Predicted 3D model of a 79-nucleotide RNA (c-di-GMP-I-GGC riboswitch aptamer) from a Nitrospirota bacterium. It was read from a public genome assembly, where an Rfam model found it. It matches the Rfam family "c-di-GMP-I-GGC riboswitch aptamer". Its family is annotated with cyclic-di-GMP binding in the Gene Ontology.

């Protein structure tokens, strides 16, 4: 380096509940805590999902905790 332990420490934080903003998918804020070794950072470019639209397409939006992609980076025990 690879790897990721019924290890330590620290970190995020599904769903639901409140209160808000959006027509909506959904955001943003507090509570919650299901999981996450990058569930950190950039990022809707590419596939993928939803959403408005519409006969279908087009067209405009949403989503990084669906997959690819670029940068970084704690801790550490077998192998």
């Nucleotide at each position: 380096u690879c790897c990721g332990a019924a290890a330590a420490a620290g970190g995020u934080a599904a769903a639901c509940c409140c209160a808000u903003c959006g027509a909506a998918a959904g955001g943003c804020g507090g509570g919650g805590g299901c999981a996450c070794a990058a569930a950190g950072c950039c990022g809707a470019c590419g596939g993928g999902u939803c959403c408005u639209g519409g006969a279908a397409a087009a067209a405009g939006g949403a989503c990084g905790g669906c997959c690819g992609g670029g940068c970084u980076g704690c801790c550490g025990a077998a192998g």